């Protein structure tokens, strides 16, 4: 180094301007944001004789996760927990290319539930929560 266990931190951003209006960071123009893992022709950096090594890079591709639903099974017992399982938004046109929904160019679109003087990706809220997972550190391990 691999693999497991165990255990400790860490793990989501964003309404500014202006209209309307009794009222709106809830509509309308413009703006503004983008969780994790894989993939990646691009980007840096590193070392070399040669192979190469190491970071970073998708909201719309793969998979995940958060919200929500159902069984189920615990329990400090009726609403919170564990497992299973469902359900879960959105891109395309043209350039290059051997190759690219990933690069570049242009123009789209998308964002859980509850609440609000008025319809919320952005406000409050559940949540000082859960969480894919990331990174340390213990143990085992051929």
């Nucleotide at each position: 180094g691999u693999u497991c266990u165990g255990u400790u931190u860490c793990a989501g951003g964003g309404c500014g301007a202006g209209g309307u209006g009794a009222a709106a960071g809830u509509c309308c123009u413009c703006a503004c944001u983008g969780g994790c893992g894989g993939u990646g022709a691009u980007c840096g950096g590193c070392a070399c004789a040669u192979g190469g090594c190491c970071g970073a890079a998708a909201g719309u591709c793969c998979g995940c996760g958060a919200c929500c639903c159902u069984g189920u099974c615990g329990c400090c017992a009726c609403g919170c927990g564990g497992c299973a399982g469902g359900u879960u938004g959105a891109c395309c046109u043209g350039g290059u290319g051997a190759g690219a929904u990933u690069c570049c160019a242009g123009g789209a679109c998308c964002a859980a539930c509850g609440g609000u003087u008025a319809c919320a990706g952005u406000c409050c809220g559940g949540a000082u929560g859960g969480g894919a997972g990331a990174a340390g550190c213990a143990g085992a391990u051929g």

A computed fold for a 142-nucleotide RNA from Berryella wangjianweii, annotated as FMN riboswitch aptamer (RFN element). It matches the Rfam family "FMN riboswitch aptamer (RFN element)". Rfam's curators write: The RFN element is a highly conserved domain that is found frequently in the 5'-untranslated regions of prokaryotic mRNAs that encode for flavin mononucleotide (FMN) biosynthesis and transport proteins. The organism belongs to Berryella, within Bacteria. The prediction has a mean pLDDT of 79. Of the family's consensus pairs, 100% are formed in the model. The sequence is in RNAcentral, with records from Rfam.